The RNA shown here (small-subunit ribosomal RNA) has 1496 nucleotides and comes from a metagenome. Its Rfam family is "Bacterial small subunit ribosomal RNA". Gene Ontology terms of the family: ribosome and structural constituent of ribosome.

RNA sequence: AGAGUUUGAUCCUGGCUCAGGACUAACGCUGGCGGUGUGUCUUAGACAUGCAAGUCGAGCGGGAUUCGGGUAGCAAUACUUGGAUCUAGCGGCGAACGGGUGAGCAAUUCAAGAGUAACGUACCCUAAGGAUGGGCAUAGCCGCGAGAAAUCGCGGGUAAUUCCCAGUGUCGCUGUUCAGUCGCAUGACCGGACAGCGAAAGGCGGGGCAACCUGCCGCCUUUUGAGCGGCUCUUGACCUAUCAGCUUGUUGGCGGGGUAACGGCCCACCAAAGCUUUGACGGGUAGCAGGCGUGAGAGCGUGACCUGCCACAAGGGAACUGCGACACGGUCCCUACUCCUACGGGAGGCAGCAGUCUAGAAAAUUGGGCAAUGGGCGCAAGCCUGACCCAGCGACACCGCGUGGAGGAUGAAGUUCUUCGGGAUGUAAACUCCUGUCAGGCGGAACGAUGCUUCAUGCACUAACUACGCAUGAGGUGACGGUACUGCCAAAGGAAGCCCCGGCUAACUACGUGCCAGCAGCCGCGGUAAUACGUAGGGGGCGAGCGUUGUCCGGAAUUACUGGGCGUAAAGGGUGUGCAGGCGGUGGCGUAAGUCAGUGGUGAAAGCUCCGGGCUUAACUCGGAAAUCGCCCCUGAUACUACUUCACUUGAGGACGGGAGAGGUGAUUGGAACUUUCGGUGUAGCGGUAGAAUGCGUAGAUAUCGAAAGGAACGCCGAUAGCGAAGGCAAAUCACUGGAACGUUCCUGACGCUGAAACACGAAAGCUGGGGGAGCAAACAGGAUUAGAUACCCUGGUAGUCCCAGCCCUAAACGAUGAUCACUAGCUGUUGCCCUCUCGGGCAGUAGCGGAGCUAACGCAUUAAGUGAUCCGCCUGGGGACUACGGCCGCAAGGUUGAAACUCAAAGGAAUUGACGGGGACCCGCACAAGCGGUGGAGGAUGUGGUUCAAUUCGAUGCUACGCAAAGAACCUUACCUGGGUUUGACAUGCAGGUGGUAGGAGCCGGAAACGGUGACGACUGUGGUUUACCAUUGGAGCCUGCACAGGUGCUGCAUGGCUGUCGUCAGCUCGUGCCGUGAGGUGUAUGGUUAAGUCCCGCAACGAGCGCAACCCCUGGCAUCAGUUGCCAACCCGAAAGGGCGCACUCCGAUGCGACUGCCCCGGUUAACGGGAGGAAGGUGGGGAUGACGUCAAGUCAUCAUGGCCUUUAUGCCCAGGGCUACACACGUCCUACAGUGGCCGUUACAAAGGGAUGCAAGCCGGCGACGGCAAGCCAAUCCCAUAAAAGCGGCCAUGGUUCGGAUCGCAGGCUGCAAUUCGCCUGCGUGAAGAUGGAAUCGCUAGUAAUCGCAGAUCAGCAUGCUGCGGUGAAUACGUUCCCGGGUCUUGUACACACCGCCCGUCACGCCAUGGAAGCCAGUAAUGCCUGAAGUCCCGCCCAAUUCGGGCAGGCCCAAGGCAGGACUGGUGACUGGGGCGAAGUCGGAACAAGGUA
Repeated sequence: AGAGUUUGAUCCUGGCUCAGGACUAACGCUGGCGGUGUGUCUUAGACAUGCAAGUCGAGCGGGAUUCGGGUAGCAAUACUUGGAUCUAGCGGCGAACGGGUGAGCAAUUCAAGAGUAACGUACCCUAAGGAUGGGCAUAGCCGCGAGAAAUCGCGGGUAAUUCCCAGUGUCGCUGUUCAGUCGCAUGACCGGACAGCGAAAGGCGGGGCAACCUGCCGCCUUUUGAGCGGCUCUUGACCUAUCAGCUUGUUGGCGGGGUAACGGCCCACCAAAGCUUUGACGGGUAGCAGGCGUGAGAGCGUGACCUGCCACAAGGGAACUGCGACACGGUCCCUACUCCUACGGGAGGCAGCAGUCUAGAAAAUUGGGCAAUGGGCGCAAGCCUGACCCAGCGACACCGCGUGGAGGAUGAAGUUCUUCGGGAUGUAAACUCCUGUCAGGCGGAACGAUGCUUCAUGCACUAACUACGCAUGAGGUGACGGUACUGCCAAAGGAAGCCCCGGCUAACUACGUGCCAGCAGCCGCGGUAAUACGUAGGGGGCGAGCGUUGUCCGGAAUUACUGGGCGUAAAGGGUGUGCAGGCGGUGGCGUAAGUCAGUGGUGAAAGCUCCGGGCUUAACUCGGAAAUCGCCCCUGAUACUACUUCACUUGAGGACGGGAGAGGUGAUUGGAACUUUCGGUGUAGCGGUAGAAUGCGUAGAUAUCGAAAGGAACGCCGAUAGCGAAGGCAAAUCACUGGAACGUUCCUGACGCUGAAACACGAAAGCUGGGGGAGCAAACAGGAUUAGAUACCCUGGUAGUCCCAGCCCUAAACGAUGAUCACUAGCUGUUGCCCUCUCGGGCAGUAGCGGAGCUAACGCAUUAAGUGAUCCGCCUGGGGACUACGGCCGCAAGGUUGAAACUCAAAGGAAUUGACGGGGACCCGCACAAGCGGUGGAGGAUGUGGUUCAAUUCGAUGCUACGCAAAGAACCUUACCUGGGUUUGACAUGCAGGUGGUAGGAGCCGGAAACGGUGACGACUGUGGUUUACCAUUGGAGCCUGCACAGGUGCUGCAUGGCUGUCGUCAGCUCGUGCCGUGAGGUGUAUGGUUAAGUCCCGCAACGAGCGCAACCCCUGGCAUCAGUUGCCAACCCGAAAGGGCGCACUCCGAUGCGACUGCCCCGGUUAACGGGAGGAAGGUGGGGAUGACGUCAAGUCAUCAUGGCCUUUAUGCCCAGGGCUACACACGUCCUACAGUGGCCGUUACAAAGGGAUGCAAGCCGGCGACGGCAAGCCAAUCCCAUAAAAGCGGCCAUGGUUCGGAUCGCAGGCUGCAAUUCGCCUGCGUGAAGAUGGAAUCGCUAGUAAUCGCAGAUCAGCAUGCUGCGGUGAAUACGUUCCCGGGUCUUGUACACACCGCCCGUCACGCCAUGGAAGCCAGUAAUGCCUGAAGUCCCGCCCAAUUCGGGCAGGCCCAAGGCAGGACUGGUGACUGGGGCGAAGUCGGAACAAGGUA
């Protein structure tokens, strides 16, 4: 410091999400030690039990226990006296501190700073002075009594540091009075005089015979200080305006009361005020602060622990005591709850420490100790202290330590991956050497106690003693504590997990799973090869922890003060006038509020920061500094702002002048058009539409002429012209009236700008009342269109449109651009005024273009969206929602203000490239058109679908599957089915073992075969030894057995290679450098012309290049040369002919060349490309073929082949027999043959090309009607054969009929191939002779040697061709042209499409879920108001009692808690039913929007 996510990509806007830090945390997994902290955020819910505030006997009387002494008594015992200890009660002090909690509280609070001249203060400190004399009670106690208890009553007697009286009075207070000083004021201080009022308590010691002296602790009056508190003021402290008005003790005064003290704090009276848009009042929420978390900071969030303040103590109310309380462990009352009870009545308050129950995701021991620190009491010892110090529990947090260190490669085993070679885990382990932290065991041992206390002695003080103080010595005192720390012992021994590994984000593989199970913070993963699920291996991160969840800050400049915006992304108010407010021209004097500088006070401590110190370190802690950015006071400065004042003229305004204008209001007038009415002429239609119909018309329309009436709107002029604040304003004339501009530079002298609220205006539609109504025209009606048509079109037609009066108050009220001022290049047009009256120029408007600059871009650009200033309005993701509720306005319609729940990860702007358009322009193609012939109808062939079947193997499926793979299924093929068999296998390689009568194997037996059994015969080869025939053998080969493995036409073409189809032989597709653009991208490759072509030319911020096009290649067309056998035969020779010879001229064959290049000419065109012409066999690519750019379709193929993964292994492999792939109600594709006379049949007679041939082609001869059979020459083929080409030609018959057309089907008889022709082949002969008479909608091919038509050959193949691939023969018609259909190319335009129009997308309905509004009501809560009732209590008053006084009691009154009743207000919950909304995977109906979206 950023990142992910909207898009095909881009830039911007904008939200969502992540990485960081922090928790009083919780949950999951895991867990060795220690230190320091910390631990009910929920129920201010309820609490069993124990403890948390007592102490003083040196204030008092008494009592108890105990130890002594004395007297009496034999003794028990009694009496007396002294000491010690304990103590209920009276009395004193404390209990108001300490401890807890955060309910309430938005100010009776807190913080910061002031004030108190308006105050208090026990204990403590300072100072001065004093303490005399009396008295009455009362508890305890005793007696009696009531009660279950708690507790209480009566009587008697008693003490004090209890209480009371009197005296004294330094002194204080009060009153009167006289001076002085001070203060802003009320007033304060000080001095004098007089009058009045006001005190006290003793206790314990020392000395002394006593009187008395004296010490300490107390007591009284006054006083000082410190500390603590009360009160007051200023400033600051959350959200809400869908809370806008609030208040009657309210605001003030006078006089009282009350208080420590000011004060409506309270009361009587008087006045009528006080607060509020700078947010009163109301509602909601909340303890406040130092600080804490985060952040660069500014901020934002927060208020655990610690510290300060406040508030509270079961819920409320009240006072008493006291220095202090309206009192957590006090009192009284009411309420709720709990407990006891003898039912009469009582007791209680853990938000103290522990602990319990409940609630909850969630938080500890009913511990030890007063040793330390602190507190209360006490002279002290001491007692008390759940404050506190410690310990216990919890990884809750922070910090520290450990779980070992060094060496160690054959890189062990195991695991895991693998391309099977190996890699990884991994120096990791084992193993060797070493160390000993922590835990464990046995010992030693602090600091905290330099304290406190007791005793003794001494010193000082004193006249002296005690006490206090100081010194010395001795004794005592530690919860923690089995402590920290430390010595020794032993042993690597006891001590590692959690999360993650698709991107963000560090870290990858295997298996399992198969849109399932699951993951997920966002984007998103999972549908059979998942680095995203689960597991494993490996890796990454952190580490006694790690993750998750929740919350806060950050990132977020995403509320923008620092630091944002508003033309189109969210956002300028519809417009003006204008109060408040904000801001404001030039010069000067003054003031000093803001501002600036300096000083002082304060800003507690802790914390943060820095520097040091102490715990082994750190956390932690101690000391110091700094900081606390603030507030207050004082002094100074005066540039700016402000204020007072004096001036100025440029801002603003006024005066004067002549012009412009649909500016406004009212009145009057006009012509054209239209409709209606009347009259004339006139006749059959008119009208309307894409086409029609409804409608009008023979009762006379439309048309036309004349006349009249009516209402509304104002042609031409007329214009990116004018005017107005906007809405808006248009015939003409008149009247009234607003504003602006220009010119003059006379006057005023900052009078200005903006403007919340407010007020006014405000198109159209709409509303109310009254008029008016020609045309037009919602609604409505009819006619069409349509699947429907509640629309678009047509015919009618009512509100309305018009006028008057009054409402409404909204618009895409738009320049989607608030107002004002200043500044910043120009060019051009135009309106008004002026100068000049020519050019030209000035001011004010209004337009077009354009530079800098700005902008995300588009664009804006002196009329800014530029650069600055002032003020106002508005925005903060999309939807929900221009909504709901509430308020205000309205007659209503509705308007204005204006949320939330819930839901999504986007929504959006501009521009880019494509694609698309029932957008545009240009161009091409058998695309249409013009033609010729077909298909679709029939019969058959063949393929497919479907169906059937044991199986009908599989694949191909719009064009681009369907006579396709298949160039040929009877067995085989064959992959399918049934049955039979087989298991290292039909096939490959390796290893181990075995095997010479071995391998092989005739024959025989069984069997459908495979196969099984038997089995004559019977090998090959290397080496060695001997020798030519044997022997040996770890040899090879073969065979057998076993192990590895083979095998699979099993799956996945959506895991792949290769190959192929298609767009398309369409003219396109790109790159380098440069340039333009923030970028995607553009340019190049655009305009113009041209071409079959991105072919070429011109031109150009492009210049070049590549893949395509073309050419190079093959065939074919002309010629030449070369070569002539198997080819050829013109001349010559032989021959009757065939043929042979000669020959290679010709044909032909096949090799090499030539030829065609827009080369030449002419005209047009731009000098070019291109078009035309000549010559030429061929002319503008001569014809044909091969050749297929970047890419598209997850196109096709795992069944050609190859191949990853998965599956199978006595089977999904292999072998065999038989069957099937040939089935058949049906549907489609592709073909064949036809329907006939341009024909059929019979006879006769010509002319090809290209191929094939040895398990072959076969001449010829013979046989057969024939298929064919027999014999058989020739040919390995320019030689021989297949092999007669057919259509055509010539002649004849047939004559329009289901035929002499057509040949299906069926019967019989044959032939051929083959092991085999039944399922299931082809051919022949004879017989039979079906449908069919040119084919509906629709649809296909073809532009010349083409279509059409005719035959021939070949591949496959034993056999099987209407298919396929080739070959030649005969040989047309037509193309005006590009409007339309289809496909394609280029440019342009729009787009909400990008899976790209087979796109996107809207609304109703139906279903499920969710939240929410309304609603008859029902329930609950909150705060007030009125009335009733009114406890305790204070105060007042009356009466009574007791009296020495203080006082006490009773009744009443005021106030008042709780309670009751009542009507409203507000809030929440619930509610039959109901309204819309959101989400969901698919559904129904349409198709509204996006293209001219088919009616913009």